[in-house]
This is a predicted structure of a 1495-nucleotide RNA (small-subunit ribosomal RNA) from a metagenome.
Its mean pLDDT, the model's own confidence on a scale to 100, is 83.
């Protein structure tokens, strides 16, 4: 610091996801030890016991037991203990301290401030004073009453309780008041006059010591007020009657509507009031670089609460945690009449929850109340306990050690590798546990004595009790490697690989994604990474995330400029000068609690942990500086505004006019058709249509003019002519003086559609209707036709309302058009130059992902306003608004996906477009498709019908030939290291051949025959060959061509495919290879940011067509001779064929045209041949997971007395039936028959067979030649005569009968052929479909391989020998360029929506139900105030009545909690209902994407 994931690849945008830190955690797995820290995050739920607040020289009353003393009546009585325990009056505390975070959006909290609007117990300093004197009451004692709490009544009694008077420095109140002070109200001296005060106690007896009283004053605490800061939601927009302000009164310490009374009618809000959620606030606390986000446990400051609401009281403080009344829920306890009680204090319990400790020890120390002290209390605290819960720190050994041990696991199976110096072994150490001894600091002197001093406070010296933590840390000894390693992970991200088992199954995952038979991914061994007493998993926070962007994004086309203007508040705003000093700058001061942090030092062996210094951005005051922004104020003229003269315009609004079409009406001509479409049909027309032709009504929109033109803010706006009216432009001089720009709300305009009324309707033309078209066809095509389209006047307020680009203002290269004005020069004119405004296109720099934008910027700034934040859910739902209504506005959440997008690139596709080939289509012969048979195949059928191949590219294919064999199928009957193969051991011996038997055979018995070679040490090894026996192993046409190799087919002999250097582009990639011509051809030319090069084209190899040369046997025979009826038969020849082998020959070389002077093309001459001459043979990258495990070859799996192997017999030949490939015909271009010629190319000794005879014929006998240019298989159509004469025939031969014939072990199943006889279908073949362009199709034979025999197949072979091709619109199927895509498994793609099934969330929805908050009415406890107070009553006055004063008791008010009402807000649940989302290979059509077939 980043990195995985969209896509074939590529740049972006853009979410998800992961790597860091971090926790009061918790769960799985595993655990040695120590120190510091932590520790109910849920149910502010209920709580049993026990302890947490007392204490005290102010007063009272006042014991007992032990013990001790007297005294004696030996068990009693006194005293002492004891002014004590307790007990109660008073006094001070108990508002401190320790819980918790419900509730609180608020002066609660934080900062900085204010009190001139206040209090303040104890405590410090001062000043004055402490005087007289009543009356009572508690405990106790004695009556009652109650279960109990507890209460009543009568007696007695103290005070530092209580009460009354005197004194009054002062204090407080009232008046008077000329000084001074300051901050507005005010503050402070002086004067007069009301008023106000108290208490002892102890004692060393003293100028003692605690205490009490009135005041200043200071400390310390609180209380009250204000500015800034401090949370969602606007789908909460109004809110508010004591409300807001003023007089008077009250009231409290104090201000103040804090409370009344009366008088005003204010206050608060878009700078978020009000109302709903939600939340104790802060120093800090995590986390980031930082800004920031989150967060609010421990510790620490503040608030607020103490079972829940109310209340006062007492007090220096309280509206009081362990006080009190009240009233409610709840637990106990009761005689049922009534009481009591509150752990969010310390432990503890139950409950809840994924979870959170002991009913410890002490008051030693530090703090707290009490008290003169001693001391007494104190679950504050100090310490233990108990949890890896963090955090640090030790440890679990150290060294050498190579037989590289064993073991496992790998494997290329070896003297292999790893594990792994690891072990074992030798030498060590001794932290830590253990176990013995020692043994702390933490304490500081309380109190006693002395000393200084008059004395006290206080200070110093000696003496000296006190430690729970603990015999604890620590130290030293002894023993001793001994007790002390585990966790996750090993596909990328991310360090870390291998074997087995699984087989989309079980599982795994944080994103990507793993798993369908070879899994570094799921289990499990081995191995290896990573942390360590801990490692993983979950959860949460913050980071990465510039993925809310103040630092630090954006908005044409990725999400996202509002439809447009006008303008209100805001925002921002021109040039100068004064001035002020609010922002800003600068310095000082105050404050920023301590802790925490930061740095330095330093204490505990270290560390954490602790300690001392010291830093720290805010705020709030002075003091200053004035560029700059802001306020005042003065002034300019350039921004913006007005005059003034011209201008251009489809800019609005209203009236009136116009002619062209079309429709309808009338009338006249006219006669069967007319319309309409791909083609129809529906419709119209003989009632006379369309056509024409006159006339007349209508409503509608304005052709040509029209233009990248104008004009208007958008929408939008087109025939003239009038009026009415808004802007804009240029040209002139003048004038105001910043008037300005943007612009939430707001108002206004705002296509089409659509609503409401009333009119109006010719064409058009939703709904509908009818035709067609389709499987359908509720469409698209036609024929009709209503609403609308038009007018008025009112609504809606949307649109791809786009330039998908918000306005304004300045900056910054250019050329070209065009549209309005104006200037200048100049012309007969028209050009031309300059400039202001408009509008188009191209394009520098520049920006942009790219495409593009480019003074009309999507370029460089500024201002201002509006929108974004992943995809679906959804612009939906609720709600709220607006609208007549349709709907608009404004606007989510659950769920769910890891993506959806945007721009460009290669490819492929297109019912896109262009050029262009090809028997592709077309012109043309000839067939298939109809018979019959042959053959293959599907299916059927069988025991088996073996297997493979399946559009083209499977179907006379594998197979170039199944009667057995072949044969793999089936039946059945043998075998079991096997029929073959290597090899070892061990054992026996030759094997081998012939024969018989027995059986389908395989085989088995069995007879004969028989004894293998070398060494030598002469009876032993050694080695061959054969059998038996065991082991390694063979065998598999078993599977899997989707694990492969290796052949092939296919696109296609199509003309393409790369490369390497340059160069362009971020980049995938582009360029060469595009273009202009050309060519069969990426064939060659030209031009070109290319430039060359390969692989393929073509040549080059073979053949065929002509010559020539050489050679002439087995082939030829012209000439010369023999010889024959005759024949190259023979001698002989090399001319000729002809054979095979070198060579020549054609290259656009030649000429005319044409073309760019070129490649090339056209035409022509010559030539056997002419433009690659035919033809072969040769198949670029590559594609289809083509085909083939049964040719072979091979990995993995199976089978091993069977899926190996041997045999016999059957099947592969089966037959309702469908396909494909043939063959033979359907006749006379023919069939029959007689007769006459001509090849080519093979082939042949287990053969090819000649010629004779034999047989009607296949063939038979015999065997001449040939190991082949010698001999042999061995022609046919054709020519020629002749019959048949158009039919099921003298066509056709299928099927059957009978007879043979060859091969062969053997023709039943199951061969070919041959004669007799038999004579089916079939008269030229629907839709549809094949082949073929010239020695081609077509017919006609021969021949070859397989093969004992079998060929209508297949591979050759030559004889005979045609038609046409106008051309490239159309089919198909190829190539090249371009073009659109939402394809990229690539069109056989992608992809939509309704049904139907599961599931999940969620909207409504008659109701039901729970809670919250207010209102209104009621009722109204307790308690406080007010009023009463005819009843009571101790202190004062009074001699008594009585009076001062008081109290109970009563009225009112003011109220919690209740009760009724009606609504509102919130959740829950509910038949039925609605859309959504997700779900394997379901239906049902194809909407989108290519012109997606109706853009």
């Nucleotide at each position: 610091a980043g990195a995985g994931u969209u896509u074939g690849a590529u740049c972006c945008u853009g979410g998800c996801u992961c790597a860091g830190g971090a926790c009061g955690a918790a769960c799985g797995c595993u655990g040695g030890c120590g120190g510091c820290g932590u520790g109910c995050c849920u149910a502010a739920c209920a709580c049993a016991u026990g302890c947490a607040a007392g204490u005290c020289u102010a007063c009272u009353u006042g014991a007992a037991c032990a013990c001790c003393c007297u005294g004696c009546u030996u068990g009693c009585a006194g005293g002492g203990g004891a002014c004590u325990a307790a007990g109660g009056u008073g006094g001070c505390g108990a508002a401190c301290g320790g819980g918790u975070g419900a509730g609180u959006a608020a002066c609660g909290c934080g900062u900085a401030g204010a009190u001139a609007a206040u209090c303040u117990g104890c405590c410090a300093u001062u000043u004055a004073a402490a005087u007289c004197u009543g009356g009572a009451u508690a405990a106790u004692u004695c009556c009652g009453u109650g279960a109990a709490a507890a209460c009543g009544g009568g007696a007695c009694u103290a005070a530092u309780a209580c009460g009354g008077g005197a004194u009054g420095u002062g204090g407080u109140c009232a008046c008077c008041g000329a000084a001074c002070g300051g901050c507005a109200u005010c503050g402070u001296a002086g004067g007069u006059g009301a008023u106000u005060a108290a208490a002892g106690a102890c004692u060393u007896c003293g100028a003692g010591u605690c205490g009490a009283u009135a005041a200043a004053u200071g400390a310390u605490g609180a209380g009250u007020c204000u500015g800034c800061g401090u949370a969602a939601c606007a789908u909460u927009a109004g809110c508010u009657a004591g409300u807001u302000g003023g007089u008077g009164g009250g009231g409290u310490a104090a201000u103040g509507g804090c409370c009344u009374a009366c008088c005003a009618a204010g206050g608060c809000g878009a700078c978020g009031a009000u109302g709903u959620u939600u939340a104790g606030c802060u120093g800090g606390u995590c986390u980031g670089a930082g800004a920031g986000g989150a967060u609010g446990a421990u510790c620490a400051g503040c608030c607020a609460c103490a079972c829940u609401g109310g209340g006062a009281c007492u007090g220096a403080g309280a509206u009081a945690c362990g006080g009190c009344c009240c009233a409610g829920a709840c637990u106990c306890c009761u005689a049922c009449g009534g009481g009591a009680g509150g752990c969010a204090g310390c432990a503890g319990u139950g409950a809840g929850g994924a979870a959170u400790a002991u009913u410890g020890c002490a008051c030693a120390a530090u703090g707290g109340g009490g008290g003169c002290a001693a001391c007494c209390c104190u679950g504050a605290u100090g310490c233990a306990g108990c949890a890896a819960c963090g955090c640090c720190g030790c440890g679990u050994g150290u060294a050498c050690g190579a037989u590289g041990a064993a073991u496992c696991a790998g494997u290329u199976u070896a003297u292999c590798u790893g594990u792994g110096u690891a072990a074992a072994g030798u030498a060590c150490u001794g932290u830590u546990a253990a176990c013995a001894g020692g043994g702390a600091c933490g304490a500081a002197g309380a109190g006693a004595c002395g000393u200084a001093u008059a004395g006290g406070c206080u200070a110093c010296g000696u003496c000296g009790a006190u430690g729970a933590c603990g015999g604890u840390a620590c130290c030293u000894g002894u023993u001793g490697a001994g007790g002390a390693a585990g966790c996750u992970c090993c596909g990328g991200c991310u360090a870390a690989c291998u074997c087995c088992g699984u087989g989309c199954c079980a599982g795994c995952a944080g994103c990507c994604g793993c798993g369908g038979u070879a899994a570094u991914a799921c289990g499990g061994g081995g191995g290896g990474a990573g942390c360590u007493a801990g490692c993983g998993u979950u959860g949460u926070c913050c980071g990465g995330a510039a993925u809310c962007a103040u630092u630090g994004g954006g908005c044409g086309u990725a999400a996202a400029g509002g439809g447009c203007a006008u303008g209100u508040a805001g925002g921002u705003u021109g040039u100068a000068a004064u001035u002020u000093a609010a922002g800003u700058c600068a310095g000082g001061u105050g404050u920023u609690a301590a802790a925490u942090a930061u740095u330095a030092c330093g204490g505990c062996u270290c560390a954490a942990c602790c300690g001392u210094a010291u830093u720290a951005u805010g705020c709030a005051u002075c003091u200053g500086a004035u560029a700059c922004u802001g306020g005042a104020u003065u002034a300019c003229u350039u921004g913006a505004g007005u005059a003034u003269g011209a201008g251009a315009g489809g800019g609005g609004a209203c009236a009136g006019a116009g002619g062209a079409a079309u429709a309808c009406c009338u009338g006249g001509u006219g006669u069967a058709g007319c319309g309409g479409u791909g083609g129809a049909a529906u419709g119209c027309g003989u009632a006379g249509a369309u056509a024409u032709u006159a006339g007349g009504u209508a409503g509608a929109a304005c052709a040509c003019c029209u233009g990248a033109g104008g004009c208007g803010a958008a929408g939008g706006c087109g025939u003239c002519u009038g009026u009415c009216u808004g802007g804009c432009u240029c040209a002139u001089u003048a004038c105001u003086g910043a008037c300005a720009c943007u612009g939430a709300a707001a108002u206004g305009c705002g296509a089409a559609a659509g609503c409401a009324u009333g009119g109006g309707u010719a064409g058009c033309g939703a709904a509908c209707a009818g035709g067609a078209u389709u499987a359908g066809a509720u469409a698209c095509c036609c024929u009709g036709g209503u609403a609308g389209u038009c007018c008025a006047u009112g609504c809606c307020g949307u649109a791809a309302a786009c330039g998908a680009u918000g306005g304004g203002u300045a900056c910054u290269a250019g050329g070209u058009g065009u549209c309005g004005g104006g200037g200048g020069a100049c012309u007969a004119g028209c050009c031309c130059c300059c400039u202001c405004g408009g509008u188009g296109c191209c394009g520098c720099a520049g920006c942009a992902a790219a495409c593009g934008c480019g003074u009309u910027a999507a370029g460089u700034a500024c201002c201002c306003c509006g929108c974004c934040u992943g995809g679906g859910g959804a612009g939906u739902a609720c709600g709220a608004u607006c609208g007549c209504a349709a709907g608009g506005u404004u606007g989510a959440a659950a769920c769910u996906c890891a993506a959806a997008g945007g721009a460009a690139u290669u490819g492929a596709c297109g019912g896109g477009g262009g050029c262009c080939c090809g028997c592709a289509c077309a012109a043309g012969c000839g067939g298939u498709g109809g018979a019959g048979c042959a053959u293959g195949u599907g299916g059927u059928u069988u025991a088996a019908u073996u297997c493979g191949a399946u559009g083209c590219a499977a179907c006379g294919c594998g197979a170039a030939g199944a009667a057995c064999c072949u044969u793999a199928c089936c039946u059945g009957g043998g075998c079991u290291u096997g029929a073959a193969c290597u090899u070892c051991a061990g054992u026996a011996g030759a094997c081998a051949a012939u024969g018989a038997c027995a059986g389908a055979g395989a085989u088995g018995u069995u007879a004969u025959c028989u004894u293998c070679g070398g060494a030598c040490u002469u009876g032993u090894c050694c080695g061959a060959c054969u059998g038996c026996u065991g082991g390694a192993g063979a065998g598999g046409u078993g599977c899997u061509g989707c694990a492969u190799g290796g052949c092939u087919g296919u696109c296609g002999u199509c003309a393409g495919c790369u490369c390497g250097u340059g160069u362009c582009g971020u980049g995938a990639g582009a360029u060469g290879u595009u273009g202009g011509g050309u060519u069969a051809a990426g064939u060659c030319c030209c031009g070109c940011a290319a430039c060359g090069a390969g692989c393929g084209c073509a040549a080059c190899c073979c053949u065929u067509a002509u010559c020539a040369u050489u050679a002439g046997u087995u082939g030829c025979c012209a000439g010369c001779g023999c010889a024959u009826u005759a024949u190259g038969g023979c001698g002989g020849g090399g001319a000729c064929u002809c054979u095979a082998a070198u060579g020549a020959g054609a290259c656009u070389g030649c000429c005319c045209g044409g073309g760019u002077c070129a490649a090339c093309c056209g035409g022509g001459a010559g030539g056997a041949a002419g433009g690659u001459g035919g033809g072969g043979a040769u198949g670029a990258c590559g594609u289809c997971a083509a085909g083939u495990c049964c040719u072979c070859a091979u990995g993995g799996c199976c089978c091993u007395u069977a899926u190996g192997u041997c045999c016999a017999g059957g099947g592969c030949u089966a037959c309702a039936c469908a396909c494909g490939u043939g063959c033979u015909a359907c006749a006379a271009u023919g069939g029959g028959c007689g007769g006459u010629a001509c090849a080519a190319a093979g082939u042949g000794u287990c053969g090819c067979g000649a010629a004779a005879c034999c047989g009607u014929g296949a063939g038979g006998u015999u065997u001449a030649g040939c190991u082949a240019a010698u001999c042999a298989c061995a022609a046919a159509a054709a020519c020629c005569g002749u019959u048949c004469u158009c039919a099921g025939u003298u066509c056709g031969g299928a099927u059957u009968g009978g007879a043979g014939u060859c091969u062969g072990c053997a023709a039943c199943u199951c061969g070919a052929c041959u004669c007799c006889a038999u004579g089916a279908a079939g008269u030229u073949g629907g839709a549809a479909u094949c082949g073929c362009u010239a020695g081609u199709a077509a017919u006609c034979g021969c021949g070859g391989a397989u093969c004992a025999g079998c060929a209508u197949g297949c591979c050759g072979c030559g004889g005979u020998g045609a038609a046409u091709a106008c051309g490239u619109u159309c089919c198909c199927g190829g190539g090249c360029c371009u073009u659109g895509u939402a394809c990229a498994c690539a069109c056989c793609g992608c992809c939509c929506g309704u049904c139907a099934c599961a599931c999940c969330a969620u909207g409504g929805a008659a109701g039901u139900u729970u809670a919250u908050a207010g209102u209104g009415c009621u009722c109204g406890a307790a308690g406080c105030a007010a009023c009463u107070g005819a009843u009571c009553c101790a202190a004062c006055c009074g001699c008594a009545a009585g009076g001062a004063g008081g109290a109970a008791g009563g009225u009112u008010g003011c109220u919690a909690a209740g009760g009724c009402a009606a609504g509102a807000u919130a959740g829950a649940u509910a038949a039925c209902u609605g859309g959504g989302g997700u779900g394997a290979a379901g239906u049902c059509g194809u909407a989108a994407c290519a012109a997606g077939g109706u853009a």